[in-house]
């Protein structure tokens, strides 16, 4: 250089073109002599980036950065 894949919550991943989710963590409380564990709440996202398509995009469709194969 060329195809391809992956990019979403602090962290592993879901996620059909119509309100962004769970699992773990984290904080808060209940329980406990204390801790764990259990239970109950509550935080925490510019869907890698800026365009087009659309009534409406994490999602389609070009571009573009990053990381990762495989080719040369």
């Nucleotide at each position: 250089g060329u195809g391809g894949c992956u990019g979403u919550a602090g962290u592993u991943c879901a996620g059909c073109g119509g309100u962004a989710g769970a699992g773990c963590g984290c904080c808060u409380g209940c329980u406990u002599g204390u801790g764990g564990a259990g239970c109950a709440g509550a935080a925490c996202g510019u869907c890698g980036c800026g365009g087009g398509u659309u009534c409406g995009a994490a999602u389609c469709c070009a571009g573009u950065c990053a990381g990762c194969c495989a080719c040369c």